About this RNA:
A computed fold for a 156-nucleotide RNA from Gracilibacillus dipsosauri, annotated as c-di-AMP riboswitch aptamer (ydaO/yuaA leader).
[in-house]
Parts: sequence; C1' cells; structure tokens
RNA sequence: ACAACCUUUUUGCUUAAUCAUAUGAGCGGGGGAACCAUUUUUGAUAGAUAUUUUCUAUCUUGGGGUGAAUCUUAAUAUAGAAUUUCUAUAUUAAGAGGGGCUACUCUCUAUCCCUAAUCCGACAGCUAACCUCGUAAGCACUUUAAGAGAGAAGGG
Repeated sequence: ACAACCUUUUUGCUUAAUCAUAUGAGCGGGGGAACCAUUUUUGAUAGAUAUUUUCUAUCUUGGGGUGAAUCUUAAUAUAGAAUUUCUAUAUUAAGAGGGGCUACUCUCUAUCCCUAAUCCGACAGCUAACCUCGUAAGCACUUUAAGAGAGAAGGG
C1' cells in the first nucleotide's frame, strides 16, 4: 500500500426555514420581455368625481398564489332551483392519485402515517435582464431506529 473478515455510526423528523457574523452567505417564493401559447367573459356593494366614464374602499361566487394536501362514489343534513330530480356547502365512509418516516447514506420491498391550512382581491400564461418577499412553526421518544442489496467514514 492492497485485499478479506469483524465491529461502530456523536438524538432525530416535517419544512425553503440553515450557517456565519452584525449584516451577509446559502436555500426558497412571487412579479416581470422576446419567442411560443391562449383567444371566451369579466361579479357585488358604497363613496367621490364626471357625464354614464374614471378613481377609491370593502366583500367573495369568477380567477390566481404558497403547499403533497386533489379527484371520484355513496349516505346524512342545510339552502336554492325545479318537478319527483338537479346544483352548492358541511360531515362521515371507501377508493384512485399525491406526499412522509424507517437513526451513517442511497435504492427496493413491506408496514404505518398525512392528504391541511392560508394568502391576493376581479387581477397576474411562459418569461432573460430587472424588481421584490420569506428564512417561521411544530413533533418524536426503547420507538416500523424493520428486511434485502450497494456504498462511505472510524477502529480491530
């Protein structure tokens, strides 16, 4: 130095949400040309102004954003329309699709878990330059700390 064998892995997880030093780096989001794509339309209330237009404010049914968090079916309840039914909302159940954990890392298998919340306010496709914003919150404890394969580092 190489090869083989054994053993260990400094609490972790969701998430962009960490690190350094005093304001930055890293990570993440939004707006925003050409080309391409689209072509179908714009809600309600109040006030001011104007002369039937424009602006401001508020709301959310249209539309859009962050996010894995969407869709379908059935039942129940409420409301509206209607004629024996349809639509919308909420709850429950099941399924499809999507997402997460498995303790050194990755892949596969199986099990388990989640499928929310919220923002903009009639309005935004993509989008270089450019502009701008976030960097929070929460959870877990002898536990799926399982199985298989490959690999990394330390020790013998």
Notes
The coordinates come from a structure-prediction model, not an experiment, and the mean pLDDT is 75. NCBI's taxonomy places the organism under Bacteria, Bacilli, Caryophanales, Bacillaceae, Gracilibacillus.